[in-house]
RNA sequence: AUAGUAAGUCAAAUAGUCGCAAACGGUUUAGCCGUUUGAGGAAAGUCCGAGCUCCAAAGAGCAGGGUGCCGGGUAACGCCCGGUGGAGGUGACUCCAAGGCAAGUGCAACAGAAAGUAAACCGCCUGGUAAAGGUAAGGAUGAAAGGGUGAGGUAAGAGCUCACCAGUAGUAUGGUAACAUGCUAGCUAUGUAAACCCCACCUGGAGCAAGACCAAGAACGGACGAUAAAAAGGCGAUGGCUCGUUGCUGUCCUAUGGUAGGUUGCUAGAAUUUAUUGGUAACAAUAAAUCGAGAUAGAUGACUAUUUAAACAGAACUCGGCUUAUAGACUUAGUAGCUUA
RNA sequence: GCUGGUGUGGCACAGUUGGUAGCGCAAUUGAUUCGUAAUCAAUAGGUCAGCGGUUCAAAUCCGCUCACCAGCUCCA
Numbered sequence: 001a002u003a004g005u006a007a008g009u010c011a012a013a014u015a016g017u018c019g020c021a022a023a024c025g026g027u028u029u030a031g032c033c034g035u036u037u038g039a040g041g042a043a044a045g046u047c048c049g050a051g052c053u054c055c056a057a058a059g060a061g062c063a064g065g066g067u068g069c070c071g072g073g074u075a076a077c078g079c080c081c082g083g084u085g086g087a088g089g090u091g092a093c094u095c096c097a098a099g100g101c102a103a104g105u106g107c108a109a110c111a112g113a114a115a116g117u118a119a120a121c122c123g124c125c126u127g128g129u130a131a132a133g134g135u136a137a138g139g140a141u142g143a144a145a146g147g148g149u150g151a152g153g154u155a156a157g158a159g160c161u162c163a164c165c166a167g168u169a170g171u172a173u174g175g176u177a178a179c180a181u182g183c184u185a186g187c188u189a190u191g192u193a194a195a196c197c198c199c200a201c202c203u204g205g206a207g208c209a210a211g212a213c214c215a216a217g218a219a220c221g222g223a224c225g226a227u228a229a230a231a232a233g234g235c236g237a238u239g240g241c242u243c244g245u246u247g248c249u250g251u252c253c254u255a256u257g258g259u260a261g262g263u264u265g266c267u268a269g270a271a272u273u274u275a276u277u278g279g280u281a282a283c284a285a286u287a288a289a290u291c292g293a294g295a296u297a298g299a300u301g302a303c304u305a306u307u308u309a310a311a312c313a314g315a316a317c318u319c320g321g322c323u324u325a326u327a328g329a330c331u332u333a334g335u336a337g338c339u340u341a
Numbered sequence: 342g343c344u345g346g347u348g349u350g351g352c353a354c355a356g357u358u359g360g361u362a363g364c365g366c367a368a369u370u371g372a373u374u375c376g377u378a379a380u381c382a383a384u385a386g387g388u389c390a391g392c393g394g395u396u397c398a399a400a401u402c403c404g405c406u407c408a409c410c411a412g413c414u415c416c417a
Stems, first nucleotide, its partner, number of pairs: 002336002005333006012307007020038008040312001044323002047321005052207004059243004064203005069083005084098001085096004099198002104196002106192003121139002123135004147165006166188001168185007211264004221253004233249005256417003271290008342413007351366002354363001360397001368384005390406005
């Protein structure tokens, strides 16, 4: 210098002019003036997990849903960290929904003799050429044909026997564990669980248009029935069912009217930065310092100058993650081959 | 903002216990007719919204993305 890998950072700057929103201050108060502050790394998708609020300070059982190697972290998680196994790469390194089909059930179209208690179409062997029998080496079909390669063996063959390899079970050692390594055994057990299902663990529902308070204001229908308890029954409390708790009450139909207002929830938090300590790390503890959008038709913009100035994109209760989009610039640490000294 | 659903020929729809996608209308060609319509016969037209994964095999199962549609205010 080239190519590539990993972890991160920034996300135009400065000046001027005109505007927008909030807070504060001033004022001659439907307003005007001044000062300060004013989007993101994803504010996005709404895919997970929490806080918060209401339903019973959310209860029981079933159903349903979710997660799925091991250990740790966390408020929690499907997230993160470390490890195991597998896959890819020369390498730095990256990726994996990765429990169980050796519990049960289902499915495996077409082709093929046969698709799962194996099976004889061609071939091979025995036999007499036939019938019949043996045979899974070879052919053919298929995504897949009941361990693979080689040798022995045999009428021909075959884990029938042996060696190595793969897999399973048992066992010993190491490891917290996943698992690894060694030994032994019978010789073998198809694939599919992002098919039903089994096992282990988790899981109540709804969501700030949740919820709380204030103000304003109008209406209160029809049919049946025949007095009215809340026992039964019914309806509701947003779970699918049963129970429980709790509120309401004759039954059914149908809605009717008012407002289009204000306050709160609402932004300081499982927050950020730095240092120290513990830990491989995620992270935790301690100490110090720092901060300031909060709208409700919804503000955060436009133009000019300089420079190449150009990405994805705009908060709406708040956090932790994941995923997706993203021009350009930069930092740090590894890797590969090449060149030069 | 929150919640739920849908996407399959030109149009309206089937098909989702995985096995190679159809119906109706419309379109094209031919027949019939003096001609048109109707009728009859035949034909073409599909990346099943897009991308990735599981599987031998995906419209169908799983994940991500895109587009469209619907519902949800307060008081009495």
This is a predicted complex of two RNAs, RNase P RNA and transfer RNA, with 417 nucleotides together. Rfam match: Bacterial RNase P class A. From the family's description: Ribonuclease P (RNase P) is a ubiquitous endoribonuclease, found in archaea, bacteria and eukarya as well as chloroplasts and mitochondria. Its best characterised activity is the generation of mature 5'-ends of tRNAs by cleaving the 5'-leader elements of precursor-tRNAs. Cellular RNase Ps are ribonucleoproteins. RNA from bacterial RNase Ps retains its catalytic activity in the absence of the protein subunit, i.e. it is a ribozyme. Isolated eukaryotic and archaeal RNase P RNA has not been shown to retain its catalytic function, but is still essential for the catalytic activity of the holoenzyme. Although the archaeal and eukaryotic holoenzyme s have a much greater protein content than the bacterial ones, the RNA cores from all the three lineages are homologous -- helices corresponding to P1, P2, P3, P4, and P10/11 are common to all cellular RNase P RNAs. Yet, there is considerable sequence variation, particularly among the eukaryotic RNAs. Identified in Yersinia as Ysr151/RnpB. Rfam links the family to the GO terms ribonuclease P activity, tRNA processing and dimeric ribonuclease P complex.